């Protein structure tokens, strides 16, 4: 240089065009408890950046950035 794959809450991960983006751990608040822990309830928190296709995009296409692999 060429080819392929990947990038989603703080972390891990689900979601194969209808999303008001789900779950676990973690965080905050409350209940329980003499206190802590455990347990229960609630809350906040995410689509790498840009463009396009579409009634509608995390999802499909293109470019860019970064990471991984293969190859020269």
């Nucleotide at each position: 240089g060429g080819c392929g794959g990947g990038u989603u809450c703080g972390u891990c991960u689900a979601u194969c065009g209808g999303c008001u983006a789900g779950g676990a751990c973690g965080a905050g608040a409350g209940a329980u408890u003499u206190u802590c822990a455990u347990u229960c309830u609630c809350u906040a928190a995410a689509g790498a950046g840009g463009a396009g296709u579409u009634c509608g995009a995390c999802u499909c296409u293109c470019c860019u950035a970064c990471c991984c692999g293969c190859u020269a």

Transfer RNA from a Bacteroidales bacterium, 72 nucleotides, folded computationally. It matches the Rfam family "tRNA". Rfam classes the family as a transfer RNA. From the family's description: Transfer RNA (tRNA) molecules are approximately 80 nucleotides in length. Its family is annotated with triplet codon-amino acid adaptor activity in the Gene Ontology. Its mean pLDDT, the model's own confidence on a scale to 100, is 83.